[in-house]
Molecule: transfer RNA
Organism: Winogradskyella sp. PG-2
RNA sequence: UAACCUGUAGUGUAAAGGUAGCAUUCAAGACUUUGACUCUUGAGGUAUAAGUUCGAAUCUUAUCAGGUUAA
Numbered sequence: 001u002a003a004c005c006u007g008u009a010g011u012g013u014a015a016a017g018g019u020a021g022c023a024u025u026c027a028a029g030a031c032u033u034u035g036a037c038u039c040u041u042g043a044g045g046u047a048u049a050a051g052u053u054c055g056a057a058u059c060u061u062a063u064c065a066g067g068u069u070a071a
Stems, first nucleotide, its partner, number of pairs: 001070007010024004018054001025043006047063005
C1' cells in the first nucleotide's frame, strides 16, 4: 500500500428483508434458620453516518475498530 474477514445486552452465541432470541450476568420476589440450589418476574444490545426499500442486524456506500494474507 492492496485484497479479504469480523463488529449484536457486562460475557458468549443465534436471527432466509417482516415483533432482535437463547444461555449467562444483574435486580426484585417466592422457597430456606441463613446461604447455596431451584422457581417466578423484570432490566440490559444490532460499531458510526448516509442510501435502497412499505419495511434493514441483514442489501449498497463511506468512516471507525480489530484480525488475516500478499508485496